[in-house]
RNA sequence: CAUAUCCUUCGGGGCCGGGUGAGGGCUGCCAGUUGGCCCAAUUCCCGAUCGGCGGUAAGCCGGCAGCAAAGCCGGCAAGCCCGCGAGCCAAAGCGGAAUAUCCGCAGCGGCAUGAUCCGGUGCAAUUCCGGAGCCGACCGUACAGUCGGGAUGAAAGAAGGGAAAA
Numbered sequence: 001c002a003u004a005u006c007c008u009u010c011g012g013g014g015c016c017g018g019g020u021g022a023g024g025g026c027u028g029c030c031a032g033u034u035g036g037c038c039c040a041a042u043u044c045c046c047g048a049u050c051g052g053c054g055g056u057a058a059g060c061c062g063g064c065a066g067c068a069a070a071g072c073c074g075g076c077a078a079g080c081c082c083g084c085g086a087g088c089c090a091a092a093g094c095g096g097a098a099u100a101u102c103c104g105c106a107g108c109g110g111c112a113u114g115a116u117c118c119g120g121u122g123c124a125a126u127u128c129c130g131g132a133g134c135c136g137a138c139c140g141u142a143c144a145g146u147c148g149g150g151a152u153g154a155a156a157g158a159a160g161g162g163a164a165a166a
Stems, first nucleotide, its partner, number of pairs: 005162006016047004023039006029032001048146002050136002052084004059076006079134002087111003093105004116132005138149003
């Protein structure tokens, strides 16, 4: 120095308004394929509304240098571009045990897993500007990105601290 590796902390946002009424309750007498009243979807319909992590990015901000221009450094910047994460199965290895089994930790690997175009500028943009679209695990429930639950969990990762050999 910070590569093996260890520890600590942090590590996801979002339903309001209107309509409908599955279903339920009360009630009337003419007792029905019936009248009236009430409750009832953050799930349906209309409008509304939200956007994890790493990378890339011509934009924005700050700094350095310079006569100036070119330049250099840092920060921020994509839900739908490239990847990752949350669900399920699960190998090695480690630990436990009543020992071919089983339980716990672990997580190689596998399964499942969404979405973008048009116009403008330009050498260059699915990233900028303008416009119009689209997407969102599982379980529960009247069909859910937004409610409740697994979850005071896990985790991509971020920051800080320590650290052997070479």